Context: one part of a larger RNA
RNA sequence: UGACGGGGGCCCGCACAAGCAGCGGAGCGUGUGGUUUAAUUCGAUGCAACGCGAAGAACCUUACCAAGGCUUGACAUAUCGGAAGUAGGAACCCGAAAGGGGGACGACCUGUUAAGUCAGGAACUGAUACAGGUGCUGCAUGGCUGUCGUCAGCUCGUGCCGUGAGGUGUUGGGUUAAGUCCCGCAACGAGCGCAACCCCCGUUGCCAGUUGAUUUCUCUGGCGAGACUGCCCUGCAAAACGGGGAGGAAGGUGGGGAUGACGUCAAGUCAGCACGGCCCUUAUGCCUUGGGCUACACACACGCUACAAUGGGUGGUACAGUGGGUGGCAAUGGAGCGAUUCGGAGCUAAUCCUAAAAACCAUCCUCAGUUCGGAUUGCAGGCUGAAAUUCGCCUGCAUGAAGUUGGAGUUGCUAGUAACCGCAUAUCAGCAUGGUGCGGUGAAUACGUUCUCGGGCCUUGUACA
Numbered sequence: 001u002g003a004c005g006g007g008g009g010c011c012c013g014c015a016c017a018a019g020c021a022g023c024g025g026a027g028c029g030u031g032u033g034g035u036u037u038a039a040u041u042c043g044a045u046g047c048a049a050c051g052c053g054a055a056g057a058a059c060c061u062u063a064c065c066a067a068g069g070c071u072u073g074a075c076a077u078a079u080c081g082g083a084a085g086u087a088g089g090a091a092c093c094c095g096a097a098a099g100g101g102g103g104a105c106g107a108c109c110u111g112u113u114a115a116g117u118c119a120g121g122a123a124c125u126g127a128u129a130c131a132g133g134u135g136c137u138g139c140a141u142g143g144c145u146g147u148c149g150u151c152a153g154c155u156c157g158u159g160c161c162g163u164g165a166g167g168u169g170u171u172g173g174g175u176u177a178a179g180u181c182c183c184g185c186a187a188c189g190a191g192c193g194c195a196a197c198c199c200c201c202g203u204u205g206c207c208a209g210u211u212g213a214u215u216u217c218u219c220u221g222g223c224g225a226g227a228c229u230g231c232c233c234u235g236c237a238a239a240a241c242g243g244g245g246a247g248g249a250a251g252g253u254g255g256g257g258a259u260g261a262c263g264u265c266a267a268g269u270c271a272g273c274a275c276g277g278c279c280c281u282u283a284u285g286c287c288u289u290g291g292g293c294u295a296c297a298c299a300c301a302c303g304c305u306a307c308a309a310u311g312g313g314u315g316g317u318a319c320a321g322u323g324g325g326u327g328g329c330a331a332u333g334g335a336g337c338g339a340u341u342c343g344g345a346g347c348u349a350a351u352c353c354u355a356a357a358a359a360c361c362a363u364c365c366u367c368a369g370u371u372c373g374g375a376u377u378g379c380a381g382g383c384u385g386a387a388a389u390u391c392g393c394c395u396g397c398a399u400g401a402a403g404u405u406g407g408a409g410u411u412g413c414u415a416g417u418a419a420c421c422g423c424a425u426a427u428c429a430g431c432a433u434g435g436u437g438c439g440g441u442g443a444a445u446a447c448g449u450u451c452u453c454g455g456g457c458c459u460u461g462u463a464c465a
Base pairs, nucleotide, nucleotide: 001465002464003462004461005460007459008458009457010456011455012454013453015449016448019413020412021411022410023409026305027304028303029302030301031300032299033298034296035295042053043052064291065290066289067288068287069286070285073130077129078128079127080126081125082124088105092101093100094099108121109120110119111118132280133279135278136277137276141274142273143269144268145267146265148263153192154191155190156189157188158187159168160167161166172183173182174181198257199256200255201254203225204224205223206222207221208220209219212217228251231245232244233243234242235241307406311365312364313363314362315361316360323354324353325352328347329346333342334341335340372403377398378397379396380395381394382393383392419441420440421439422438423437424436425435
């Protein structure tokens, strides 16, 4: 100087408390461990791994396994040489395919010739250098990322103090979300952080535009205005600042986002990419078929659906926003109980299409393992796709399991938030209870900081560094 303390003081945070909804019990989905397996590819492992890499494993992907094949190679560059009916390549044969044989037909570019006639290139082929490796090392690395933490800290120049390590500044008194600001002070200044500058939302003026329904209005885009403790009262000796008020769409950081200091964890990633070293080179490279990544006594993590009457069924009837659309979105209409299908208007899109559910109204059910719940299983179908057996999604009929609110414990959330409700989209042929967004309905509670966890500042002890 740090670090640590079941030392002290001050302060903060959904940290506790006050509340609301959950998880932990059930069934299922997904991930992980374990076990199994020819293989169940690899990585991630306290917080900060476990719906994570994966924004989507039937083949492909795919890295794993079995079997069959190739060896200058699926791909690149260079050198030397070779073959002229060359490159390519139909039928046919072996084969699961890859691959191997076979060879009808038969090219391209530049110059040249009567002429594929000749020379060269490309392509082919042989050889040599080499290619190739998702093989190892994230403890050799770059780059990127997580975390403490959007916490308020981390430093420097000069000066001063100290033999020195170092200190001071950065401590103190107030204050703040903040090392934010004020006052004081052997310090005076400065930098990276904080804040502001950036984007979105909320109010409004002007301009332009198009949609609806026309100039108002709504909407879209652009340029502006507005909020600054600006004004008033008050507290603190003063200041900073705090409390209250007016006006205002908005008030003291208005709400949200982007933005992550010096550093810590030899944190994560050699499998995104790059790269040092090491290793393989008729194989640890490459191609193909089939299988596996989907196994299943079990354990954990995160979710979905429920256990019902604030509910379930049936019928009727409203109201969104973000988005997406040409190998696409698909209307009106017809068929089907339905998934879906026939057909195809319109739309390269503010123009056409895709579109709500909770809610509301009426009615049945009357507290039961039920008209709750939907797992599981059987049959019959639909869709995508060469292909749905291992292994997809959806529909109908039948079946109707566990489950009556969940131990110890534990999670999220302070307002348009939680909770409930649906919709869209990326990936994608198909496949979403996951991810990212979007709107609809819309609460309760916060006395307070004793305690738990994490953090900041000062101080104290230390046999630790």